Predicted 3D model of a 108-nucleotide RNA (SAM riboswitch aptamer (S box leader)) from Lentibacillus lipolyticus.
It was read from a public genome assembly, where an Rfam model found it.
The prediction has a mean pLDDT of 86.
It matches the Rfam family "SAM riboswitch aptamer (S box leader)". Its family is annotated with regulation of gene expression in the Gene Ontology.

[in-house]
C1' cells in the first nucleotide's frame, strides 16, 4: 500500500511550546480559532478492537462477564452535515442503502 471482516448517534482535557489556521480530500453549508488554530512535548483521562489475567457456563474447544497489565486507538459538534441511489413527504425535509473515510484484527 492492497484485500477481507467488524465497528463508527456512547465515552473522555489540562498545562507548556508554537503563532494562524483547523474540522481527511473537493464543492457547498455550518462551526471552532488572537479569550490563541495546526503541529510538538508533558501529565491526565476515555474505551474491551486484539493479547494477557480472573470468574461463570461449559468441559478437546467454545461462549459470556470483569479487569486499562500489554499492543493500538481516541479525548468539540453523529465520521459536524450534505454530495450518489431508492422510498416517503412536498419546498425542502425524513428514512434506508451506497460511496468515501477512520479504527482494530487477520491476510498478501
Nucleotide at each position: 500500500u492492497u484485500c477481507u471482516u467488524a465497528u463508527c448517534u456512547a465515552g473522555a482535557g489540562a498545562g507548556g511550546u508554537g503563532g494562524a489556521g483547523g474540522g481527511a480530500c473537493a464543492u457547498g453549508g455550518c462551526c471552532c480559532g488572537u479569550u490563541g488554530a495546526a503541529g510538538c512535548c508533558u501529565c491526565g483521562g476515555c474505551a474491551a478492537c486484539a493479547g494477557g489475567u480472573u470468574c461463570u457456563u461449559a468441559u478437546a474447544u467454545a461462549a459470556g462477564a470483569a479487569u486499562a497489565c500489554u499492543g493500538u486507538g481516541c479525548c468539540a459538534a453523529u465520521u459536524c452535515c450534505a454530495u450518489c441511489a431508492a422510498g416517503c413527504a412536498u419546498u425542502u425535509g425524513c428514512u434506508u442503502g451506497g460511496a468515501a473515510g477512520a479504527u482494530a484484527a487477520g491476510a498478501a